The RNA shown here (transfer RNA) has 72 nucleotides and comes from a bacterium. It was read from a public genome assembly.

RNA sequence: GGCGCUGUCGUCUAACGGUUAGGACAAAUGCUUUUCAAGCAUUAAAUAGGGGUUCGACUCCCCUCAGCGCUA
Numbered sequence: 001g002g003c004g005c006u007g008u009c010g011u012c013u014a015a016c017g018g019u020u021a022g023g024a025c026a027a028a029u030g031c032u033u034u035u036c037a038a039g040c041a042u043u044a045a046a047u048a049g050g051g052g053u054u055c056g057a058c059u060c061c062c063c064u065c066a067g068c069g070c071u072a
């Protein structure tokens, strides 16, 4: 250089083109407890960036970025 794969809350992981983008752990607040832990309830938190197709895009297409692999 060429080809391919991956990119979603702090972490891990779901999501037929039509979901309020869900779940687990972690975090915060409250309840409980003499206190801590555990338990229960609640809350906040995400689609790598740009463009295109479409009535509608995490999802399809193109470019870029980052990581990984194969190959000369």
Base pairs, nucleotide, nucleotide: 001071002070003069004068005067006066007065010025011024012023013022018055027043028042029041030040031039048064049063050062051061052060
Rfam family: tRNA. The family's RNA type in Rfam is transfer RNA.